[in-house]
Context: one part of a larger RNA
RNA sequence: GAUUGAACGCUGGCGGCAUGCUUUACACAUGCAAGUCGAACGGCAGCGGGGGCUUCGGCCUGCCGGCGAGUGGCGAACGGGUGAGUAAUGCAUCGGAACGUGCCUUGUAGUGGGGGAUAACCAGUCGAAAGAUUGGCUAAUACCGCAUACGUCCUUUUGGGGAAAGCGGGGGACCGGAGACGGCCUCGCGCUAUAAGAGCGGCCGAUGUUGGAUUAGCUUGUUGGUGGGGUAAUGGCUUACCAAGGCUACGAUCCAUAGCGGGUCUUAGAGGACGAUCCGCCACACUGGGACUGAGACACGGCCCAGACUCCUACGGGAGGCAGCAGUGGGGAAUUUUGGACAAUGGGGGCAACCCUGAUCCAGCCAUGCCGCGUGAGUGAAGAAGGCCUUCGGGUUGUAAAGCUCUUUCGUCGGGAAAGAAAUCGCGGGGUUAAAUAGGCUCUGUGGAUGACGGUACCCGAACAAGAAGCACCGGCUAACUACGUGCCAGCAGCCGCGGUAAUACGUAGGGUGCGAGCGUUAAUC
Numbered sequence: 001g002a003u004u005g006a007a008c009g010c011u012g013g014c015g016g017c018a019u020g021c022u023u024u025a026c027a028c029a030u031g032c033a034a035g036u037c038g039a040a041c042g043g044c045a046g047c048g049g050g051g052g053c054u055u056c057g058g059c060c061u062g063c064c065g066g067c068g069a070g071u072g073g074c075g076a077a078c079g080g081g082u083g084a085g086u087a088a089u090g091c092a093u094c095g096g097a098a099c100g101u102g103c104c105u106u107g108u109a110g111u112g113g114g115g116g117a118u119a120a121c122c123a124g125u126c127g128a129a130a131g132a133u134u135g136g137c138u139a140a141u142a143c144c145g146c147a148u149a150c151g152u153c154c155u156u157u158u159g160g161g162g163a164a165a166g167c168g169g170g171g172g173a174c175c176g177g178a179g180a181c182g183g184c185c186u187c188g189c190g191c192u193a194u195a196a197g198a199g200c201g202g203c204c205g206a207u208g209u210u211g212g213a214u215u216a217g218c219u220u221g222u223u224g225g226u227g228g229g230g231u232a233a234u235g236g237c238u239u240a241c242c243a244a245g246g247c248u249a250c251g252a253u254c255c256a257u258a259g260c261g262g263g264u265c266u267u268a269g270a271g272g273a274c275g276a277u278c279c280g281c282c283a284c285a286c287u288g289g290g291a292c293u294g295a296g297a298c299a300c301g302g303c304c305c306a307g308a309c310u311c312c313u314a315c316g317g318g319a320g321g322c323a324g325c326a327g328u329g330g331g332g333a334a335u336u337u338u339g340g341a342c343a344a345u346g347g348g349g350g351c352a353a354c355c356c357u358g359a360u361c362c363a364g365c366c367a368u369g370c371c372g373c374g375u376g377a378g379u380g381a382a383g384a385a386g387g388c389c390u391u392c393g394g395g396u397u398g399u400a401a402a403g404c405u406c407u408u409u410c411g412u413c414g415g416g417a418a419a420g421a422a423a424u425c426g427c428g429g430g431g432u433u434a435a436a437u438a439g440g441c442u443c444u445g446u447g448g449a450u451g452a453c454g455g456u457a458c459c460c461g462a463a464c465a466a467g468a469a470g471c472a473c474c475g476g477c478u479a480a481c482u483a484c485g486u487g488c489c490a491g492c493a494g495c496c497g498c499g500g501u502a503a504u505a506c507g508u509a510g511g512g513u514g515c516g517a518g519c520g521u522u523a524a525u526c
C1' cells in the first nucleotide's frame, strides 16, 4: 500500500446492489418448512344444495357440489441446512469394465379369464394417556392363481420358467336389456413384457492432495490361490481350506491438524495466505448401532435397539430431537424479522381446474462492504464584529460571514403512474387421429382473467437555502505551528523517543494538514 463475513471508539443525510453466528455439531418454548390424486376404491364424519316427513324443536335420504378419516398410487432419496468426522472408503484431473435405473424419449408385442381377503364401518373389551385388541360386513389400478409369450430369463440345445389393471371423454348404424346401462367403434391417460436412448447413479485404476522421525518398523482376513456364499456389479466383500505372503527412509505405522475443488485476497510475476456468500462433489442430521420399504436411503422433519438429556403420568407406562425458516436462552468482541406472497422462476401431485412449496421472489433490520448523490451556486472589502497571535504598527481566521442575486438534486407536501404477464382458459380458422361435422392432439389468429413487491420505481407540480459534517493528525519517518497550562508530575508513544519552568512531542485554544458519511484504532493476510 492492498484486503476483510470483521469488532471497538467518535460521528452519521439519501439511494442502488450485495453481505450478515467466523464462537457452543450448545440446549431449545411457539408457529410454519411435503404433500397431492374422488378421472384407482368402498364410502359419507362435517359444510352447502335438492327431495321427503314434521308434533315446526327437528328428523330421514350420497340424489348433487364436494369430501374428514380409511384402502390404493405417486412424491416424501429432490429442494433446504451444517462442516462434526474424514489425510483418503474424500476431492481434482485423466482413463477403465464387471453394473443399476422410477418418471422422460423412440420402437416391438400384449392388456384374456377367475379367486380369496382386508381397512374404513358396525358391535364389544382393555388402558390415565399414547394406544391396543376380539367378532362381523365390504371395494379396488391392493393381493393371488389360471391362460397366452414376439422379445426375455435358465439350460445338458433338448427342454423348462415367467406378465398385466383398469379409469375417463365422445359416438352414426347394428346387437343385448323393461329400463338404467352395456356390447360395438374411437380417442386420451394408464398397466405388462422387452429392445434401445438420454440423463442420473454404483464400482475400479493412475497422478496430485498439511505438519511431525523428539513416531521406524507395521499387518493375521493380513497378501495371494481354490471351492462355497453374497451383491445390481468386480473384489477377502464374506466363509472353509491351502500357501506365506503384503507395506516401508521415494517415510509404512503412529500422532497432530483439516471437508475438497472451481475460486478469493495479495503480488509485476513466481509465489504466499485463505476456502464466507455463488457453483460442483463429499460427509453428517441428539450420541452409537441396525435393518425395513423402495427404481433409488441404510433415510434431517421414517422405523427398531441402546445411551444421555427434556417433558407428560392415575407410577403401570408413554412422548421428543431447529446443523430447515423465523425466534429464545447460553457462549461471545460480534452477526438480522417469531414479516408478505405463491404474482414470477423452479419442484411434488393431478386429465385439468387447482392444491402444497420458510425452495424461491420480495419486504424489514445493521454505514458491514462496494458504488453514486447531497449538505448549495454566483457576487460580495467597511478586509465588519468576535476569537487567536502580536515587535502594539499590525497579522490571521477571511470572500469566510453578513448583505444582494439565483438554483431546488436529495428530503417534505400534492397529483399521475408502470414493465416484470403470457401461457394455462374461451372463441374463429388450418392440419392430424377417426366412420364422424363428437371428442383428443397440434399450429395459428383473436378475446378475456391473473402482481406479493406496491400506489413501489418513474414522471409532473409546489414551497423553502430551507432539513443534512465529521473524524484523525500537525518532533522526525510524514502533509501540517503558535499561545497558554503543567513541571520526569499529569500524561504521550508504531519506531526513534518527548515531559525535571519558555514542551511545534503531555492537556486546552487558535490556526493548519489529510480523508470525508465517514474517520481512526485493534485483529488478521499478502
Stems, first nucleotide, its partner, number of pairs: 001526004006522005013373006020365001021331001026329003030326003035074003040071002043067002047065003050061004081284003090209007099201003104197008112146001114144002121136006152161003166189006174183003210256003217247003222244008259281004263274004286307005309320004337363001339362003345359001346357004376406004386397004410467001412462005420453001425447009470515005475496003481510005491498002
Model confidence (mean pLDDT): 87 of 100. Predicted 3D model of a 526-nucleotide part of an RNA (small-subunit ribosomal RNA, 5' domain) from a Betaproteobacteria bacterium.